Record summary
SAM riboswitch aptamer (S box leader), 143 nucleotides, folded computationally. It was read from a public genome assembly, where an Rfam model found it. Model confidence (mean pLDDT): 77 of 100. Rfam family: SAM riboswitch aptamer (S box leader). Rfam describes the family as follows. The SAM riboswitch is found upstream of a number of genes which code for proteins involved in methionine or cysteine biosynthesis in Gram-positive bacteria. The SAM riboswitch acts at the level of transcription termination control.
């Protein structure tokens, strides 16, 4: 910064200063908090986004066959080869740069279905679960 991608129902606290208030933001709801909030510093854990390792499989990449083209090239559930490199997917590591250590990103807010349910119906209203999106956090890249 109206960019791109991936994540986000797992995990992990303690102690000093502070001194009312926090849960992004708006509204609701529901919590947290003088048994001490938010900042800020110490020290600890979590995680595995970057990072590194290990075989093993697939891909791409080469070689060749076979279709199709005038040819480049383009196609196959096709054959071989796979040391290295490059991409995935699986295990492992945590020294290092990030995050992160109440409650799903606390839950709703928008759109869609599914169920109840409002004497009957209903594109409507409440409740309830489901998916998607919004908006947000972190990371890796980008301009």
């Nucleotide at each position: 910064c109206g960019c791109u991608c991936a994540u986000c129902c797992a995990g992990a606290g303690g102690g000093g200063c502070a001194g009312a208030g926090g849960g992004a933001c708006a509204c609701g709801g529901c919590c947290c908090g003088u048994u001490g909030a938010a900042g800020c510093c110490c020290c600890g854990g979590c995680a595995a986004c970057c990072c590194u390792c290990c075989a093993g499989c697939c891909g791409a990449u080469c070689u060749c066959c076979c279709g199709u083209u005038c040819a480049c090239g383009c196609g196959g559930c096709g054959a071989g080869g796979c040391u290295c490199c490059c991409g995935g997917c699986g295990g492992g590591g945590a020294a290092g740069g990030u995050g992160c250590c109440a409650a799903u990103u606390c839950c709703g807010u928008c759109u869609c279905g599914c169920g109840g349910u409002g004497a009957c119906g209903u594109c409507c209203g409440c409740c309830g679960c489901g998916a998607g999106g919004a908006a947000g956090a972190u990371g890796a890249g980008g301009a």